A computed fold for a 75-nucleotide RNA from a Candidatus Acidiferrales bacterium, annotated as transfer RNA. The sequence was found in a public genome assembly. Its mean pLDDT, the model's own confidence on a scale to 100, is 82. Its Rfam family is "tRNA". By type it is a transfer RNA. Its family is annotated with triplet codon-amino acid adaptor activity in the Gene Ontology.
[in-house]
RNA sequence: GGCGCCAUGGUGCAACGGCUAGCACAUCACCCUUUCAAGGUGGAAAUGCGGGUUCGAUUCCCGCUGGCGCUACCA
Numbered sequence: 001g002g003c004g005c006c007a008u009g010g011u012g013c014a015a016c017g018g019c020u021a022g023c024a025c026a027u028c029a030c031c032c033u034u035u036c037a038a039g040g041u042g043g044a045a046a047u048g049c050g051g052g053u054u055c056g057a058u059u060c061c062c063g064c065u066g067g068c069g070c071u072a073c074c075a
Base pairs, nucleotide, nucleotide: 001071002070003069004068005067006066007065010025011024012023013022018055027043028042029041030040031039048064049063050062051061052060
C1' cells in the first nucleotide's frame, strides 16, 4: 500500500428499514435486613464523524476517523 471485519449507556451484548432503541452487570435513590450481602421497586445513562438513498436509517450506500485481522512490496 491492498483486502476483510468491527464501532450502541460505565462494561458486555440485542434490536425485518417502522412500538418511547431493549437485556444483564455496574451506578444512584428508596424498601427489606440489627448490619452487610442477597432480594424488591424506581431513576439516570448510548447508536464514532460527515454526506447520500428513503415517507422513515442503529440497520442500506459513499467518504473519513479509530480498533483488529490477513496479505503484498521494501533496491